[in-house]
RNA sequence: CGCGACAAGGGCAAACCGGUCGAGAGGCCGGGGCGCAAAGUCACGGGCCCGACGUGGGCAGCCGGACUACCGAAC
Numbered sequence: 001c002g003c004g005a006c007a008a009g010g011g012c013a014a015a016c017c018g019g020u021c022g023a024g025a026g027g028c029c030g031g032g033g034c035g036c037a038a039a040g041u042c043a044c045g046g047g048c049c050c051g052a053c054g055u056g057g058g059c060a061g062c063c064g065g066a067c068u069a070c071c072g073a074a075c
Stems, first nucleotide, its partner, number of pairs: 002075001003072002011036002016031006034061001040067003044064003047059004
């Protein structure tokens, strides 16, 4: 460096519910906890979603890519 353990200490938080913003997809806050070793960040490629059809918007918890990061068994 790769890698990722029935490891340790921690972290994040799906559906659903409440509030709030938005035309919507969806965002944010609280509850919740299905899962996650990058489920941290970025719309760069593909994909999906929205419509007010735009050289528009959304999804990073769909895949790939880029950047950054805690821990340390085996290999």

A computed fold for a 75-nucleotide RNA from a bacterium, annotated as c-di-GMP-I-GGC riboswitch aptamer. It was read from a public genome assembly, where an Rfam model found it. Of the family's consensus pairs, 95% are formed in the model. Its mean pLDDT, the model's own confidence on a scale to 100, is 88.